[in-house]
Context: one part of a larger RNA
Molecule: large-subunit ribosomal RNA, domain IV
Organism: Methanobacteriota archaeon
């Protein structure tokens, strides 16, 4: 010097990103216990008091020896009584000792306010336990049974020995109050008149080949039937797409400029442009606010954090849910009480290392 412990004057968070760590509290009995609340809770809320040993006394249980009475004569029944008894428990009074009586060990620190998530659960085996996942509940959608969906070249199996109060998928996430406007785009559902449209059908027409005919005369040229063959127009031809509707707890979206009131300021009001429609309720410097340590109030001697307001929302907003919410949380944030070597500021002690010798 390091590790693991113990104690500490005065102060008591001045430490620090942050009371991290360490301390405080702790058992049992009694008293007492607020806001809020889903009436269950909150609650061991908080906050107090007591606790050893000895003696006496009181209470409850057990019910021997014994006594009295009765009769069905059996120690049978009933009653009385309470052992130098035994067991249990708490109270009361008195006393004794100590610094200290749950005398060692084991054994919640508490409160206030806010955020998030309702809750118990689950998770990154090996840096993350959370506000992430799940959840009961809500809602949309598919599925009529050889179900939908899924696995599998298939057979077949799961779904399910279930049958729409069932099963699959998506989103949301207890509960309370609610969930606005837009169907133009994309998706989905429905429609079938018209347009477009494949294979296929159809086979107008044209090409190749050459019996043949003609011309030339033996080389060849022109025309060209049937057959074979190649190409192939019109026309017919489904879904889809175009088209016509619907649909937002489907993917998603939810404006700008100018003017106006008898101080000023502001604009209930008006004008205009654009849009499918221009953000409703509620909330709001927020886990969301750039400017920003916004402004005001509270708390502090002093507060970029915190709480309450305001609203100018860079860039909240309604099941990618909005706003609240008792209870719950090894969650996050702020404040206080208690307590402490966290610190002022360090000291001493114990054990184990380091170091020296072996």
């Nucleotide at each position: 010097c390091c590790c693991u412990c113990g104690u500490u004057a005065a102060g008591g968070a001045a430490u620090u990103c942050g009371a991290c760590a360490a301390g405080u509290u702790g058992a049992c009995u009694c008293c007492g216990u607020a806001a809020c609340u889903u009436c269950g809770g909150g609650a061991u809320a908080a906050g107090g008091a007591g606790u050893a040993c000895c003696c006496a006394u009181a209470g409850g249980g057990u019910g021997a020896u014994a006594g009295u009475c009765a009769u069905u004569u059996a120690c049978u029944g009933a009653c009385u009584g309470g052992a130098u008894g035994c067991c249990c428990u708490u109270g009361u009074g008195g006393g004794u000792g100590g610094c200290a009586c749950u005398a060692a060990a084991c054994a919640g620190g508490c409160u206030c306010a806010g955020g998030c998530g309702a809750c118990u659960g689950u998770u990154u085996a090996u840096c993350a336990a959370a506000a992430a996942c799940a959840c009961a509940g809500g809602u949309c959608u598919c599925u009529g049974c050889u179900a939908a969906a899924g696995c599998g070249a298939a057979a077949g199996c799961u779904g399910a020995u279930g049958u729409a109060u069932a099963g699959g998928g998506g989103c949301u996430g207890a509960c309370a109050c609610c969930u606005g406007c837009c169907c133009a785009g994309u998706g989905c559902c429905g429609g079938a008149a018209g347009g477009u449209u494949a294979a296929g059908g159809g086979g107008a027409u044209g090409g190749g080949u050459u019996c043949g005919u003609g011309g030339u005369u033996u080389a060849c040229c022109a025309c060209a039937a049937a057959g074979c063959u190649c190409a192939g127009a019109a026309c017919c031809g489904a879904a889809g797409c175009c088209c016509c509707g619907g649909u937002g707890a489907a993917c998603g979206g939810c404006g700008g400029c100018c003017g106006u009131a008898a101080c000023u300021a502001u604009a209930a009001c008006g004008g205009u442009c654009c849009u499918a429609a221009g953000g409703u309720a509620g909330c709001g410097a927020a886990a969301u606010c750039c400017c920003u340590u916004g402004u005001c109030g509270g708390g502090u001697a002093a507060g970029u954090u915190c709480c309450g307001a305001c609203c100018c929302g860079c860039a909240c907003g309604a099941a990618u849910g909005g706003u609240g919410u008792a209870a719950c949380g090894a969650c996050c944030u702020g404040a206080g009480c208690g307590u402490u070597g966290u610190c002022u500021c360090a000291a001493c002690g114990a054990g184990g290392g380091a170091c020296u010798c072996g």